Predicted 3D model of a 350-nucleotide part of an RNA (small-subunit ribosomal RNA, central domain) from a marine sediment metagenome. The full RNA is in RNAcentral, with records from SILVA. Its mean pLDDT, the model's own confidence on a scale to 100, is 89.
Context: one part of a larger RNA
RNA sequence: CUGGGCGUAAAGGGCGUGUAGGCGGUCCUGCAAGUCCUUCGUGAAAUCCCACAGCUCAACUGUGGAACUGCGAGGGAAACUGCAGAACUUGAGUCCGGGAGAGGAGAGUGGAAUUCCCAGUGUAGCGGUGAAAUGCGUAGAUAUUGGGAGGAACACCGGUGGCGAAGGCGGCUCUCUGGACCGGAACUGACGCUGAGGCGCGAAAGCUAGGGGAGCAAACGGGAUUAGAUACCCCGGUAGUCCUAGCCUUAAACGAUGAGCACUUGGUGUGGCGGGUAUCGACCCCUGCCGUGCCGGAGCUAACGCGUUAAGUGCUCCGCCUGGGGAGUACGGUCGCAAGGCUGAAACUC
Numbered sequence: 001c002u003g004g005g006c007g008u009a010a011a012g013g014g015c016g017u018g019u020a021g022g023c024g025g026u027c028c029u030g031c032a033a034g035u036c037c038u039u040c041g042u043g044a045a046a047u048c049c050c051a052c053a054g055c056u057c058a059a060c061u062g063u064g065g066a067a068c069u070g071c072g073a074g075g076g077a078a079a080c081u082g083c084a085g086a087a088c089u090u091g092a093g094u095c096c097g098g099g100a101g102a103g104g105a106g107a108g109u110g111g112a113a114u115u116c117c118c119a120g121u122g123u124a125g126c127g128g129u130g131a132a133a134u135g136c137g138u139a140g141a142u143a144u145u146g147g148g149a150g151g152a153a154c155a156c157c158g159g160u161g162g163c164g165a166a167g168g169c170g171g172c173u174c175u176c177u178g179g180a181c182c183g184g185a186a187c188u189g190a191c192g193c194u195g196a197g198g199c200g201c202g203a204a205a206g207c208u209a210g211g212g213g214a215g216c217a218a219a220c221g222g223g224a225u226u227a228g229a230u231a232c233c234c235c236g237g238u239a240g241u242c243c244u245a246g247c248c249u250u251a252a253a254c255g256a257u258g259a260g261c262a263c264u265u266g267g268u269g270u271g272g273c274g275g276g277u278a279u280c281g282a283c284c285c286c287u288g289c290c291g292u293g294c295c296g297g298a299g300c301u302a303a304c305g306c307g308u309u310a311a312g313u314g315c316u317c318c319g320c321c322u323g324g325g326g327a328g329u330a331c332g333g334u335c336g337c338a339a340g341g342c343u344g345a346a347a348c349u350c
Base pairs, nucleotide, nucleotide: 003322004321005320006319007304008303012318014201015200016199017198021194022193023192025088026087028085029084030083031082033081034080035077036076037075038074039073040072041071042070049065050064051063052062053061054060091191092188093187094186095184096183097182098181103177104176105175106174107173108172109171110154115149116148117147118146119145120144121143125136126135162169163168206247207246208245209244210243211242215241216240220236221235222234223233258317259316260315261314262313263312266295267294268293269292270291271290272289273288274287275286276285299306300305323350324349325348332343333342334341335340
């Protein structure tokens, strides 16, 4: 429980798309469902309230009034909401012209490096640490030169730079493809916002099947350290990490801040596009829009802080919270191959 809240105290759904629903720009006309006025009917009595009265008072009781905030019917009003019709362009979308981008998918390709293999040179060490040892090496290692194989990741550029709804995205080229931005104002004419369910996407780990496997590396083995050392350090090392197809659906999925619109002093960086000024021209300077940072005003805040990218001022819609533990547990349902996910208590206790 008609309350107050959700950056950090409990609380924003991981993100999108969209169904129902809720909400919705400017102008005109009509209707009259909501709304408002009026009349009539009804709204039993008792109770509550007011006045007076009866028991010596009061409680109690009686009489009268008011009220019963409601419902129905008739008449009327038309500002607002709604409904119907007509119109508009500023919301929204389309079109045309531009440039920016690690946005997505597929195919191809490049160099550096690690490892391994072959060959040459070469000889006793290498490696590793706080110090060591395990380990590797006279069957020739490490180092160095040439050649080859294979997998994974892309140094510099690189930037509180860019793109994406989020997760996330980084060598280069090609093909296919999504979105945003700027300029024009030609077209549609409110087509909008939000969004319970639903559907889709969703890091890492994990699972199924097939492939791949260089480096790294849970588990595991060994060496150290230590009182012990199921660790931190060292030597190895399998799943996995990679690819294809299919599952899983979680997270400190974070800006710990839902989405949309409007309004409200400023300063300074940076990315994209435009206008002006200037110039031979690119810059510089002034300025418009979109994005992304920092600093700060009013205001807000428990404080920290936020501060036109609001946590300020308002409106609309959704999600969520309601003391700690028990517990994200049990039970039930549902999804999953499983792991488990989603939904989600109570007793008891402080």
Background
It matches the Rfam family "Bacterial small subunit ribosomal RNA". Gene Ontology terms of the family: structural constituent of ribosome and ribosome.